[in-house]
RNA sequence: ACCACCAACCGAGCUAUCGCUCCUGAAUUUCAGGGGAGGAAAGUCCGGACAGCGCAGGGCGAUGCACCGGUUAAUUGCCGGGUGGCGCAGAGCGCCAACAGACAGUGCCACAGAAAAUAACUGUCAUGCAGCCAUGCAUGAUGAGGGUGAAAACGUGAGGUAAGAGCUUACGGCAAUAGCUGGUAACAGCUAUUGCGGGUAAACCUUGCAUGCUGUAAUGCCAAAUAUGCCGGCGUUUGAGAACGGCCCGUUCGAGCCGGCGGGUAGGCAGCAACACCUCAACAGCAAUGUUGAGGGCAGAUAAAUGAUAGCUUAGAAACAGAAUCCGGCUUACGAGUUGGUGGUUUUU
Numbered sequence: 001a002c003c004a005c006c007a008a009c010c011g012a013g014c015u016a017u018c019g020c021u022c023c024u025g026a027a028u029u030u031c032a033g034g035g036g037a038g039g040a041a042a043g044u045c046c047g048g049a050c051a052g053c054g055c056a057g058g059g060c061g062a063u064g065c066a067c068c069g070g071u072u073a074a075u076u077g078c079c080g081g082g083u084g085g086c087g088c089a090g091a092g093c094g095c096c097a098a099c100a101g102a103c104a105g106u107g108c109c110a111c112a113g114a115a116a117a118u119a120a121c122u123g124u125c126a127u128g129c130a131g132c133c134a135u136g137c138a139u140g141a142u143g144a145g146g147g148u149g150a151a152a153a154c155g156u157g158a159g160g161u162a163a164g165a166g167c168u169u170a171c172g173g174c175a176a177u178a179g180c181u182g183g184u185a186a187c188a189g190c191u192a193u194u195g196c197g198g199g200u201a202a203a204c205c206u207u208g209c210a211u212g213c214u215g216u217a218a219u220g221c222c223a224a225a226u227a228u229g230c231c232g233g234c235g236u237u238u239g240a241g242a243a244c245g246g247c248c249c250g251u252u253c254g255a256g257c258c259g260g261c262g263g264g265u266a267g268g269c270a271g272c273a274a275c276a277c278c279u280c281a282a283c284a285g286c287a288a289u290g291u292u293g294a295g296g297g298c299a300g301a302u303a304a305a306u307g308a309u310a311g312c313u314u315a316g317a318a319a320c321a322g323a324a325u326c327c328g329g330c331u332u333a334c335g336a337g338u339u340g341g342u343g344g345u346u347u348u349u
């Protein structure tokens, strides 16, 4: 210098002319001023604000979460720590975790292998028989060595044994319990005792904690119109039906309810953008974040406005892509550019 990957930032601004739209002020159809689509507006995944469901709820079921602490309106988010694993190899750094329980119970672990837990293929040893020897056969014992496998009865050394085996012992490993020390805690270290096949709960399950639902087409208000329409079923205290996720019980309300045919109307306002809001500074904190002070007002359309042209600025202005109740996260799409890190190639010193 170039290339690749990872992460962060950013993804536009100014001037002029014309056009669209909202607000404010005047006016009466025009004028003036101010504003006008993203970092993801996407996905609809999570959590909430807000609105509705009258007074009453209980049980079952269902769903979700699961190490500790903190933060937040809240969260399965975020921050910090612990434990476990992976990568690098410098003991430090980075990344991942769907992190309660396998000693409550039931399942599953393909293939290979004798066997995946009531183990015996090869092998070793003892006894007997046969044989010149090597060795073969039968019975019994064994599980150290070997094989298969992801995993085969905790590992190494010594003793012991017919040969072996935690059979005994020393040092370790793992699990549980108890005590001491440090820490808010998870947990770590040390000591002692007991024990020794594993894995799997993103298998069923058990334990603990939590949870109402629907959704801005929520909901509220105004206007308009109608044929005191017709028919059927159930019901009027022997109670139809209703009380917005499922079932049961309970409680309350209750004179109408459900269905079919037919006719009329269907326009407007609110919700609607002042918010857990944005910017800057100081303080507290490892951080996420919080407190205080100062300043700011930054889309509200309704079949859908937020644009076009020209020039300039900047390191650059391209790609992915268009608000529809709003906010906080997560995930996905993208690279014209800048910054940082890692790796590779080439050149020079």
Stems, first nucleotide, its partner, number of pairs: 001345009010335001012313007020036007038320001042331002045329005050215004057249004062211005067081005082099001083097006100206002105204002107200003121146002123142008154172006173196010219270004229261006241253003275297001277296008